Transfer RNA from a Gemmatimonadales bacterium, 74 nucleotides, folded computationally.
It matches the Rfam family "tRNA". Rfam links the family to the GO term triplet codon-amino acid adaptor activity.
The source organism's lineage runs through Bacteria, Pseudomonadati, Gemmatimonadota, Gemmatimonadia and Gemmatimonadales.
It was read from a public genome assembly.
RNA sequence: GGGCGAUUAGCUCAGCUGGUUAGAGCGCGCGCCUCACAUGCGCGAGGUCGGGGGUUCGAGCCCCUCAUCGCCCA
Numbered sequence: 001g002g003g004c005g006a007u008u009a010g011c012u013c014a015g016c017u018g019g020u021u022a023g024a025g026c027g028c029g030c031g032c033c034u035c036a037c038a039u040g041c042g043c044g045a046g047g048u049c050g051g052g053g054g055u056u057c058g059a060g061c062c063c064c065u066c067a068u069c070g071c072c073c074a
Base pairs, nucleotide, nucleotide: 001073002072003071004070005069006068007067010026011025012024013023019057028044029043030042031041032040050066051065052064053063054062
């Protein structure tokens, strides 16, 4: 330099054919339970969907570009 893939909650990851409220597990906080802890049960907080631009009535999803990480080729 070229090709491919990834980027969504603190971490690991889902998210269908573009559709009205963006989710799970773990972690965290609170409550119940216990002598206490763990486990378990319930509730809750937590999100510029990597940045910017574009298409569209409407974008996490489509297009362009930039950035970061990984793999392959040279």